[in-house]
RNA sequence: AUUGAAUAACAGCCGAAUUUCUUAAUGAAAACGGGGGAACCAUGAAAUUGGGGUGAAUUCGGCGCUUCGCGGGAGGCGCUGAUAGGGAGCCUGUGUCCCGAAUCCGUCAGCUAACCUCGUAGGCUUGCUAGCAGGAACCA
Numbered sequence: 001a002u003u004g005a006a007u008a009a010c011a012g013c014c015g016a017a018u019u020u021c022u023u024a025a026u027g028a029a030a031a032c033g034g035g036g037g038a039a040c041c042a043u044g045a046a047a048u049u050g051g052g053g054u055g056a057a058u059u060c061g062g063c064g065c066u067u068c069g070c071g072g073g074a075g076g077c078g079c080u081g082a083u084a085g086g087g088a089g090c091c092u093g094u095g096u097c098c099c100g101a102a103u104c105c106g107u108c109a110g111c112u113a114a115c116c117u118c119g120u121a122g123g124c125u126u127g128c129u130a131g132c133a134g135g136a137a138c139c140a
Base pairs, nucleotide, nucleotide: 010127011125012124013123014122018030019029020028021027022025031120032119033118034117035116036115041110050108051105052104053103054102059082060081061080062079063078064077065076066075067074068073085099086098087097088096090135091134092133093132094131
């Protein structure tokens, strides 16, 4: 000097998941989110074919294995192709690159004022944001 990796700070991203105070705790407040819960409205029967919530994460094919079945077929798991929907550094358009999971309640919940109640996690980038255009802001 170059290359690669790790860590920290700063700067950011997904997400409601941040800030402040204090007696520093099994704490409080603000802020941002979630659930339950009248009338009116909606539903018009109910039903283990259970039902419902958080979340963008719903739905439809193909292949393989497997369970049930006389069979048609139905279910479960895995892989794969799409898809409703969602994300990407001020905003919008275009475009490109991605995600399209997981989990909770426990037989039970439509909406819902008052009211009641809960959460404040986790994960990621190596760094002028794939690009382009039009605005905005800042600077001059």

Record summary
This is a predicted structure of a 140-nucleotide RNA (c-di-AMP riboswitch aptamer (ydaO/yuaA leader)) from Paenibacillus ginsengihumi DSM 21568. The source organism's lineage runs through Bacteria, Bacillati, Bacillota, Paenibacillaceae and Paenibacillus ginsengihumi. Of the family's consensus pairs, 92% are formed in the model. Model confidence (mean pLDDT): 78 of 100.